Record summary
Small-subunit ribosomal RNA, 5' domain from a Nocardioidaceae bacterium, 505 nucleotides, folded computationally. Its Rfam family is "Bacterial small subunit ribosomal RNA". The organism belongs to Nocardioidaceae, within Bacteria. It was read from a public genome assembly.
[in-house]
Context: one part of a larger RNA
RNA sequence: GGACGAACGCUGGCGGCGUGCUUAACACAUGCAAGUCGAGCGGUAAGGCCCCUUCGGGGGUACACGAGCGGCGAACGGGUGAGUAACACGUGAGCAAUCUGCCCUUCACUUUGGGAUAACCCUCGGAAACGAGAGCUAAUACCGAAUACGACCACUUCCGGCAUCGGAUGGUGGUGGAAAGUUCCGGCGGUGAAGGAUGAGCUCGCGGCCUAUCAGCUUGUUGGUGGGGUAACGGCCCACCAAGGCUUCGACGGGUAGCCGGCCUGAGAGGGUGACCGGCCACACUGGGACUGAGACACGGCCCAGACUCCUACGGGAGGCAGCAGUGGGGAAUAUUGGACAAUGGGCGAAAGCCUGAUCCAGCAACGCCGCGUGAGGGAUGACGGCCUUCGGGUUGUAAACCUCUUUCAGCAGGGACGAAGCGCAAGUGACGGUACCUGCAGAAGAAGCACCGGCCAACUACGUGCCAGCAGCCGCGGUAAUACGUAGGGUGCGAGCGUUGUCC
Numbered sequence: 001g002g003a004c005g006a007a008c009g010c011u012g013g014c015g016g017c018g019u020g021c022u023u024a025a026c027a028c029a030u031g032c033a034a035g036u037c038g039a040g041c042g043g044u045a046a047g048g049c050c051c052c053u054u055c056g057g058g059g060g061u062a063c064a065c066g067a068g069c070g071g072c073g074a075a076c077g078g079g080u081g082a083g084u085a086a087c088a089c090g091u092g093a094g095c096a097a098u099c100u101g102c103c104c105u106u107c108a109c110u111u112u113g114g115g116a117u118a119a120c121c122c123u124c125g126g127a128a129a130c131g132a133g134a135g136c137u138a139a140u141a142c143c144g145a146a147u148a149c150g151a152c153c154a155c156u157u158c159c160g161g162c163a164u165c166g167g168a169u170g171g172u173g174g175u176g177g178a179a180a181g182u183u184c185c186g187g188c189g190g191u192g193a194a195g196g197a198u199g200a201g202c203u204c205g206c207g208g209c210c211u212a213u214c215a216g217c218u219u220g221u222u223g224g225u226g227g228g229g230u231a232a233c234g235g236c237c238c239a240c241c242a243a244g245g246c247u248u249c250g251a252c253g254g255g256u257a258g259c260c261g262g263c264c265u266g267a268g269a270g271g272g273u274g275a276c277c278g279g280c281c282a283c284a285c286u287g288g289g290a291c292u293g294a295g296a297c298a299c300g301g302c303c304c305a306g307a308c309u310c311c312u313a314c315g316g317g318a319g320g321c322a323g324c325a326g327u328g329g330g331g332a333a334u335a336u337u338g339g340a341c342a343a344u345g346g347g348c349g350a351a352a353g354c355c356u357g358a359u360c361c362a363g364c365a366a367c368g369c370c371g372c373g374u375g376a377g378g379g380a381u382g383a384c385g386g387c388c389u390u391c392g393g394g395u396u397g398u399a400a401a402c403c404u405c406u407u408u409c410a411g412c413a414g415g416g417a418c419g420a421a422g423c424g425c426a427a428g429u430g431a432c433g434g435u436a437c438c439u440g441c442a443g444a445a446g447a448a449g450c451a452c453c454g455g456c457c458a459a460c461u462a463c464g465u466g467c468c469a470g471c472a473g474c475c476g477c478g479g480u481a482a483u484a485c486g487u488a489g490g491g492u493g494c495g496a497g498c499g500u501u502g503u504c505c
Base pairs, nucleotide, nucleotide: 001505002504003503004502006501007500008499009498010497013372014371015370016369017368018367019365020364021330026328027327028326030325031324032323035072036071037070040069041068043065044064047063048061049060050059051058052057079283080282081281089207090206091205092204093203094202095201098200099199103196104195105194106193107192108191109190110189111145112144113143114142120135122133123132124131125130151175152174153173154172155171156170157168158167159166160165181188182187209255210254211253216246217245218244221243222242223241224240225239226238227237228236258280259279260278261277262273263272264271265270285306286305287304288303289302308319309318310317311316336362338361339360340359344358345356346355347354348353375405376404377403378402385396386395387394388393409446411441412440413439414438415437419432422429423428449494450493451492452491453490454475455474456473460489461488462487463486464485470477471476
């Protein structure tokens, strides 16, 4: 000098764009953050419409729809950085050792039966959370049978390679395997197979912290055989067998730490760093476990244990903000319990649409960057006042007054968007927002501070103080004329900021 997610002191006009718990991965009141589909199903709690009514209500419809069965989603999106020195990450390869819902392409099929169960009704238990028994019913829920190129087994032909082998949706025989309806007849679906796309899993080369005051480490350890398990290779797991494997090119141990694209600095080499944005990973009160599923060992799912908090009729239950706001606490320190789904994107749905604290916006904060303003021109051998003085004067100073002019920004009034594409028969549809912007109006009117002035380093005098009070980044100032302390006048630098502190180069 530059930089910052900064903080502190003094000061503070406006706008745009960003950014905002770096500390306690501390504890959390309250609300919201994941639903949707009636064009899968039985139905009808509420509302609408129609009918009846003794005015209590009853019936119908399916416009619609609570709860329930079922499907898809809930594994995305959002948060955090605790753990992790590791194939976690980056980069480059490999899988002849793999899986992939929804989506796209192609081929084939969608035949025939059955038994339940929730809702509902009845009875009962419990303070509650919730539960038990009996009876009825449906399905794109569940289970048989048929058929099927695919799978598996045996035999066999051809081609190829990379060792195990791969391919020809090869051939023959055998084994055991599919499906779901709905319809406005357009379609929307369902099943099997092959391929694609996307996503994921696994393996390997190389790369990136400190410590030797850590020198030896290891028994599922290293390898083999056989098995189990997985989508899949593998000590991943198991039985047996062998005795191996790693290490001064730093094993093992300890400390610290999420990694990267990037960011800061620097001429570069390098050094530092990993906030915001993007990619990957890990975690979700702490520890463990599996279930469902294409995908989880699952933040707002389940089970167990623990700590903590809450309810209780004492028998037993409920909970998990490192989602968005917000509260307490910690701290030098970090915001609103806001609006909207209008746009972008996501889930469901045929669609209308519903949901969406993702997102888009608004609020707060000079926290940062950038832009603008606080007026412009004229105006004296130079007012008043202040300060200094050698008492002549000098300086503040064209500064003010005064004259002429302008009106950005802020203010007031009128007009007033783009963002809208889509959807819908149509009508219509903007949170931001009466915002931006445009026009008009009035008046210099509402808008300047902070640090420094001994040298480094740009800017000097007076008074006060008297090694006191104090200053200080280093050198050093202060003990009676202090340009170094305090105040004033003046000056210098930057300017809605200026200084200080901390950290990095």